[in-house]
Molecule: Glycine riboswitch aptamer
Organism: Hyphomicrobiales bacterium
RNA sequence: AAGAUCCCUCGCGGGAGAGCGCUCGACAGAGCCGCCGAAGGAGCAACCACCCCGGAAACUCUCAGGCAAAAGGACCGCGAAGGGUAUG
Numbered sequence: 001a002a003g004a005u006c007c008c009u010c011g012c013g014g015g016a017g018a019g020c021g022c023u024c025g026a027c028a029g030a031g032c033c034g035c036c037g038a039a040g041g042a043g044c045a046a047c048c049a050c051c052c053c054g055g056a057a058a059c060u061c062u063c064a065g066g067c068a069a070a071a072g073g074a075c076c077g078c079g080a081a082g083g084g085u086a087u088g
Stems, first nucleotide, its partner, number of pairs: 004085004009080006019033001021032004034067003040063001041061003047055002
């Protein structure tokens, strides 16, 4: 630094689980019961840090969300712009 690496955002691809349940409704959706965990949220913890304040899961809870398709979807891969760090 145009290469390496980290962070955020965006794009593309992959992406699980659980009733196409019953009633009303043209649909969207609403109510009731049963279920799921991988948006988010919360809790505990191995561990890390410690003067204080703490950080922390794919575990747990299901508030939220979801249970045909669509949409969403933690996480993984690739690409791009921006910012930082180190080397040079």